[in-house]
RNA sequence: GGGCCCGUGGUCUAGCGGGAAGACGCCUGCUUUGCACGCAGGAAACCGCCGGUUCGAAUCCGGCCGGGUCCACCA
Numbered sequence: 001g002g003g004c005c006c007g008u009g010g011u012c013u014a015g016c017g018g019g020a021a022g023a024c025g026c027c028u029g030c031u032u033u034g035c036a037c038g039c040a041g042g043a044a045a046c047c048g049c050c051g052g053u054u055c056g057a058a059u060c061c062g063g064c065c066g067g068g069u070c071c072a073c074c075a
Base pairs, nucleotide, nucleotide: 001071002070003069004068005067006066007065010024011023012022013021018055026042027041028040029039030038048064049063050062051061052060
C1' cells in the first nucleotide's frame, strides 16, 4: 500500500429501509429474621465520525478514524 470482516446502553450480542431488542450488570419494590435466589417494575445507547441517496437510514453508497485478519512492498 491492497483485499476482507468488525465498530449498537456499563459488558456481551440481536436488529440489515418505517425509526433500537435480549442476556448479564445497576436502581427500586415484593419475598426473607437477614442475605442470596426468585418475582415485579425502572434508569441507561438516537447505533465510530462526516457527507450522499431516500418521504424516511443503525440498516444502502462514498470518504475518513479505530480494531482484527490475509496478501504485497521495504532495508